A computed fold for a 73-nucleotide RNA from Candidatus Criblamydia sequanensis CRIB-18, annotated as transfer RNA. The coordinates come from a structure-prediction model, not an experiment, and the mean pLDDT is 82. It matches the Rfam family "tRNA". Rfam classes the family as a transfer RNA. Taxonomically the source falls in Candidatus Criblamydia sequanensis (Bacteria, Pseudomonadati, Candidatus Criblamydiaceae, Candidatus Criblamydia).

C1' cells in the first nucleotide's frame, strides 16, 4: 500500500428480506439457609466505533474515517 472480515450492555455473542435492541454470563435486590455457596424470582443496565448520505423510517443500504484480525505484496 492491496484485498477480507470484525466493532452491539460490565465480559461473550445473537439481531436474515430496513419497522418498538435481545440470550447468557457477570454485577445489585427478594426468596429458601443458623451462615456461605448452590438454586428460584425480579429489576436495572445500550449515543448499536466516530462522521455524512438514502429513506417515511437505518444496527441494517451507500460512502468517508478510526481500531483490531487476516491474506497479498
Nucleotide at each position: 500500500g492491496c484485498c477480507u472480515g470484525a466493532a452491539u450492555a460490565g465480559c461473550u455473542c445473537a439481531g436474515u428480506u430496513g419497522g418498538u435492541a435481545g440470550a447468557g454470563c457477570a454485577g445489585c435486590g427478594c426468596a429458601u439457609u443458623c451462615g456461605u455457596a448452590a438454586u428460584g424470582c425480579g429489576g436495572a443496565g445500550g449515543u448499536c466505533g466516530c462522521g455524512g448520505g438514502u429513506u417515511c423510517g437505518a444496527c441494517u443500504c451507500c460512502u468517508g474515517c478510526u481500531u483490531c484480525a487476516g491474506g497479498c505484496a